[in-house]
């Protein structure tokens, strides 16, 4: 210097002009106006309403340890394990660096382990190795009937501890050393766990993102939550003004009740400027009038001062916490935050120039609030910084 990987920050700047939303103002006009993810709505909360004696079952979720936090499946630190690379050892292994993640239990039980393979879990014997007997052959060896073996080959994702030496007919924890494993107690650590010792030749293959077991946690719905004000129309409830007489019928407990017709009176509405008058309805009820209450349209609140942002200091390995000071930063509700012009920046293309550079054109990612926070995940042109690895050049 270039490329790749990881992390962090920014993600066009300034001015003019015409608009949009909110707010202040009598007005003119002033002030403010998207994001790192506003996204997916996957977790966790605040807030609101509904539900709720207690216990258990079922269901769902979480799952190494410690810490952070309002909380979390998030974050930080640690442990154990897998992978890759380097070093080291005769080898297994060990050490270091980087990296990955649903990392409780497979000696409670059940189930499954495709294909291939002899055999996939009370082991087994395909090739091979060793060996007994018989037959054939001059021999090497071959064939048949048995036995031993689990080293070597082969299959598989996985083959019944691994490596090395000894041992053996060949082999084998058969013996020994180391590594692993199991048991016992010890030491270190808050813990996960680690370290060394003693004993045991070694049992108990894998899968729980199969059922299951263990421990812990969990009521539901969501700002279209929810609260308040409240029209027209329709519907619900309560109340209000005005009646007596005569005649006929029906029923009767002989007190009355009910119905039909008529008279006059009264109330309301209409005709009318008003009275008289006319007409209609009513005086039981309905209608009418008044009042009450519920819901709808519509409006207001919830609504943005909050687990808030910035700087500095302190504590802590860190996540984070505490303290001083400063700041107020969209709150609309079919939903504003935009268009155009100029100068500059960046990228690409073309042209001019020996070059520095200049001119012209095109473009500027992903995406956009809707109650609010903390996370996770996903998308993202380009720029800057830091760290690591690799390559090249120079000293």
């Nucleotide at each position: 210097c270039a490329g790749c990987c990881g992390g962090a920050u920014c993600g066009g700047a300034c001015g003019g002009u015409c608009g949009c939303u909110g707010u202040c103002g009598c007005a003119a006009g002033g002030c403010a106006g998207a994001g790192g993810a506003a996204a997916g709505u996957c977790c966790g909360a605040a807030c609101u309403c509904c539900g709720c004696a207690g216990a258990g079952c079922a269901g769902u979720g979480u799952g190494c340890c410690g810490g952070a936090u309002a909380a979390c499946g998030u974050c930080c630190g640690g442990g154990a394990g897998g992978g890759u690379g380097a070093g080291u050892u005769c080898a297994a292994g060990c050490u270091c660096a980087c990296u990955c993640g649903a990392c409780g239990g497979a000696a409670a039980g059940u189930g499954c382990c495709a294909c291939a393979g002899a055999a996939a879990a009370c082991a087994u014997a395909c090739c091979g190795c060793c060996u007994g007997g018989g037959c054939c052959g001059c021999a090497a060896g071959g064939c048949c009937c048995g036995g031993g073996u689990a080293a070597g080959g082969g299959u598989g994702a996985a083959a019944a501890g691994g490596u090395g030496c000894g041992g053996u007919a060949a082999g084998a924890g058969c013996g020994c050393a180391c590594c692993g494993c199991c048991g016992c107690g010890g030491c270190a650590g808050c813990a996960a766990u680690g370290c060394a010792g003693c004993g045991g030749g070694c049992a108990g293959g894998g899968c729980a993102a199969a059922c299951c077991c263990c421990a812990c946690a969990c009521g539901g719905a969501g700002c279209a939550a929810g609260a308040c004000c409240a029209a027209a129309u329709a519907g619900g409830g309560a109340g209000g003004a005005a009646g007596u007489c005569c005649g006929g019928g029906a029923c009767u407990u002989c007190g009355g009740u009910u119905u039909c017709g008529g008279a006059c009176a009264c109330g309301c509405a209409c005709c009318g400027g008003c009275u008289c008058g006319g007409c209609g309805c009513g005086u039981c009820a309905a209608a009418c009038c008044u009042c009450c209450g519920g819901g709808u349209a519509g409006g207001u609140c919830g609504c943005u001062u909050g687990a808030g942002c910035c700087c500095c200091g302190c504590a802590g390995u860190a996540a984070u916490g505490c303290g001083u000071g400063g700041c107020c930063c969209a709150g609309a509700g079919g939903a504003a935050u935009g268009g155009c012009c100029g100068u500059c920046c960046c990228a690409c293309g073309g042209g001019a120039g020996c070059a520095a550079u200049c001119c012209c054109g095109u473009g500027g990612a992903c995406a956009a609030a809707a109650u609010u926070c903390g996370g996770c995940u996903u998308a993202c042109a380009g720029a800057u910084c830091c760290g690591g690895c690799u390559g090249c050049c120079a000293a």

Overview: Predicted 3D model of a 395-nucleotide RNA (Bacterial RNase P class A) from a Terriglobales bacterium. It matches the Rfam family "Bacterial RNase P class A". By type it is a ribozyme.